This is a predicted structure of a 539-nucleotide part of an RNA (small-subunit ribosomal RNA, 5' domain) from an uncultured bacterium.
The RNAcentral record of the full RNA draws on ENA, Greengenes and SILVA.
Its mean pLDDT, the model's own confidence on a scale to 100, is 87.
[in-house]
Context: one part of a larger RNA
RNA sequence: ACGAACGCUGGCGGCGUGCCUAACACAUGCAAGUCGAACGCGAAAGUCUUCGGAUGAGUAGCGUGGCGCACGGGUGAGUAACACGUAGGUGACCUGCCUCCGAGACGGGUAUAACCCCGCGAAAGCGGGGCUAACACCCGAUGGACAAGGGGGGUCGACAGACAUUCCCUUGUAAAGAAUGGCCUCUGCAUGCAAGCUAUUGCUCGGAGAUGGGCCUGCGGCCCAUUAGCUAGUUGGCGGGGUAACGGCCCACCAAGGCGAUGAUGGGUAGCCGACCUGAGAGGGUGAUCGGCCACACUGGAACUGAGACACGGUCCAGACUCCUACGGGAGGCAGCAGUGGGGAAUUUUGCGCAAUGGGGGAAACCCUGACGCAUCAACGCCGCGUGCGGGAUGAAGGCCUUCGGGUUGUAAACCGCUUUCGAGGGGAAAGAAGCCCCCGGAGGUAAACAAUCUCCGGGGAUGACGGUACCCCGAGAAGAAGCCCCGGCUAACUCUGUGCCAGCAGCCGCGGUAAGACAGAGGGGGCGAGCGUUGUUC
Numbered sequence: 001a002c003g004a005a006c007g008c009u010g011g012c013g014g015c016g017u018g019c020c021u022a023a024c025a026c027a028u029g030c031a032a033g034u035c036g037a038a039c040g041c042g043a044a045a046g047u048c049u050u051c052g053g054a055u056g057a058g059u060a061g062c063g064u065g066g067c068g069c070a071c072g073g074g075u076g077a078g079u080a081a082c083a084c085g086u087a088g089g090u091g092a093c094c095u096g097c098c099u100c101c102g103a104g105a106c107g108g109g110u111a112u113a114a115c116c117c118c119g120c121g122a123a124a125g126c127g128g129g130g131c132u133a134a135c136a137c138c139c140g141a142u143g144g145a146c147a148a149g150g151g152g153g154g155u156c157g158a159c160a161g162a163c164a165u166u167c168c169c170u171u172g173u174a175a176a177g178a179a180u181g182g183c184c185u186c187u188g189c190a191u192g193c194a195a196g197c198u199a200u201u202g203c204u205c206g207g208a209g210a211u212g213g214g215c216c217u218g219c220g221g222c223c224c225a226u227u228a229g230c231u232a233g234u235u236g237g238c239g240g241g242g243u244a245a246c247g248g249c250c251c252a253c254c255a256a257g258g259c260g261a262u263g264a265u266g267g268g269u270a271g272c273c274g275a276c277c278u279g280a281g282a283g284g285g286u287g288a289u290c291g292g293c294c295a296c297a298c299u300g301g302a303a304c305u306g307a308g309a310c311a312c313g314g315u316c317c318a319g320a321c322u323c324c325u326a327c328g329g330g331a332g333g334c335a336g337c338a339g340u341g342g343g344g345a346a347u348u349u350u351g352c353g354c355a356a357u358g359g360g361g362g363a364a365a366c367c368c369u370g371a372c373g374c375a376u377c378a379a380c381g382c383c384g385c386g387u388g389c390g391g392g393a394u395g396a397a398g399g400c401c402u403u404c405g406g407g408u409u410g411u412a413a414a415c416c417g418c419u420u421u422c423g424a425g426g427g428g429a430a431a432g433a434a435g436c437c438c439c440c441g442g443a444g445g446u447a448a449a450c451a452a453u454c455u456c457c458g459g460g461g462a463u464g465a466c467g468g469u470a471c472c473c474c475g476a477g478a479a480g481a482a483g484c485c486c487c488g489g490c491u492a493a494c495u496c497u498g499u500g501c502c503a504g505c506a507g508c509c510g511c512g513g514u515a516a517g518a519c520a521g522a523g524g525g526g527g528c529g530a531g532c533g534u535u536g537u538u539c
Base pairs, nucleotide, nucleotide: 001537002536004535005534006533007532008531011385012384013383014382015381016380017378018377019343024341025340026339028338029337030336033067034066035065038064039063040062041061046055047054048053074296075295076294084220085219086218087217088216089215090214093213094212098209099208100207101206102205103204104203106140107139108138109137115130116129117128118127119126120125145173146172147171148170149169150168151167152166154163155162156161178201179200180199181198182197183196187194188193189192222268223267224266229259230258231257234256235255236254237253239251240250241249271293272292273291274290275286276285277284278283298319299318300317301316302315321332322331323330324329349375351374352373353372357371358369359368360367361366388418389417390416391415398409399408400407401406422480425474426473427472428471432466437461438460439459440458441457442456443455444454445453446452483528484527485526486525487524488509489508490507494523495522496521497520498519504511505510
C1' cells in the first nucleotide's frame, strides 16, 4: 500500500469501490428498435340501432420497404504477436450517416409478402393455387462525369509512378421527380384542383472535406540453454487467382533458398498501454475501478447480408450439455442488468427513472435505451463529525498495592453550572430545466406571392427518477453513541495472585521445572480509535 479476507467491536455523513475463485451451469424478467411524411392490407371488444347498419377506426395489428442492429454494454479464455506502445509510411487502400461544391433524375415493365383458398405437421414450421402496392425489383435512354483498355504530348519525381494538366478512340455504368406542406405567377381542366409552380426532405453521378478504419515498417517491453539447431508454401522469382488494397494471401511452374548464441526452434507464463503502488532517486512490483487499443461471445468451423461483421442477445454445419415431443422431429446459449445453484476465505437489489448526459429511429410529436442518472446492501477504502464543555477534595465509596504509615485509580465520579453538533421527533423546502415543442410579436432568406417553409431575436407556457432528499427552522434533553491491541528486549507501557518445562506464549531472540514484569486473571499503564488486531501479497 490493498478490489482483500478472518476475529472482537461498531454512532452519523460525503465521495468512491464491491466474483481476484469455475471463460462452471443457468429458472424468470428486462437489456434494440424505430419510421404511416416510402407502401399494401386491415380487425375486435364495447357503445348506439329504425336490426339494414353506424361508431369504435383506417385505430390496434400483419406484412413489404428504409435506417439501425458492426455503436453502446460484458469478459480476459486465447495471444510472446506489428497484439500493444511509440515514431513513421500507404506513389498499395476503403469510408454509411455529416459538411461544402458541380451536374442530373427521360421512357417503360412484372413480380412478391401481407391477404384469400387448399393441404401437411403434436409442435417448430412448411408446401401449393389466386390477388395487390411502393422510395422493393428489372429493362431501355441520356452521360463534356466516372471506370476500364489503347494511343499522343507536358510537368514533377524517391524512376515505382504521380498530376487543380491536356488531346483522341473504343467499351461500360445512373437515378425515386418520390414524399410532405403551400400556392394559382406560368401550363391543363379552369369555382377550385392538379401531372403545373414553389419550399423542405429524399434520389443519382462526380469532386473536395471531416470522421472512422485496413495494410506495411523502424524501435521498445517476460522466464527457461537442464530447449541448439529450425523450416517444404519453407525463401525468392515468373505468371495467374483473390481482395478496397500490397503481399507465398492462395495456385501452377522455376530456382534452392530463409532463420539461428545479438538466442532461431521448442517449452512455461501472460491480454498490452495511459497509469497504479512503493522508493530520496535509480529501480522494483502491479495492470481492479476510469480512459485508449486488442481478443473473445457454449466448443470448433464457415460464409451470407452490408459502407462496415466472418457478427454476444443473426444464419449454416459439427460437437458437448440442457429442455420439449404424439418418437417422426424440434428448441436453447447471462463473459448484458438483476437474480439462482456451484466453486470459494470472499464480493450487493430479481429496485426507481428516462428528469439530466449520450445513443438509435423519426420532418416532428414521440418511441426505444439494465448505456446512463439515481436509490438499496456492505466500516471494503478514503475523508469529515460526534460520543460533551467548565467548575468540583490534602482527595468519598469501592477496587488494587502496601514497609500498614500510606500510595494509586483520581478531577476521575458524585455534585453545581453551561451547550445541543450528529441522531431521533415536528415544520418549511431547493438547484440540477433548458432545449426540442406549443402560443404571441419582430427581422431576414427562398419565392410571382402578404401561402408555406427555413434561420435568428424577444416574451410566455410545459417537463424532476433521486425526493419531501440536500438545506433551513422549532421543541426536548447530557440526554441515544467506545472499543481493540499491547506492556521481557527489539518497542511506548509494572505490580499482585494463580500455575509449576504443566497449562500455555512466541515475528526473531526466547519464556514456563515454587516468589514468572514473557503463561492465565486482576489492578495499573502504553498505543490507536469507529475502529483495532491477525493473515495474505507487493515495494